[in-house]
RNA sequence: GGUCCUGUAGUUCAAUGGAUAGAAUCACAGUUUCCUAAACUGUUGAUCCGGGUUCGAUUCCCGGCGGGACUA
Numbered sequence: 001g002g003u004c005c006u007g008u009a010g011u012u013c014a015a016u017g018g019a020u021a022g023a024a025u026c027a028c029a030g031u032u033u034c035c036u037a038a039a040c041u042g043u044u045g046a047u048c049c050g051g052g053u054u055c056g057a058u059u060c061c062c063g064g065c066g067g068g069a070c071u072a
Base pairs, nucleotide, nucleotide: 001071002070003069004068005067006066007065010025011024012023013022018055027043028042029041030040031039048064049063050062051061052060
């Protein structure tokens, strides 16, 4: 250089065209406890970027960027 795969909360993963983007975990707060831990409850937090298609895009298409695999 070429081909292919991939990009969603701090982390691991869902959501395959119809919505308030969800779960676990982390963090923070509260209840309980003499204190801590555990348990329970609550809160915060994300679609890599730019275009296109569509009434509607996390999803489909194109380009860019990042990561990975194979190949020379």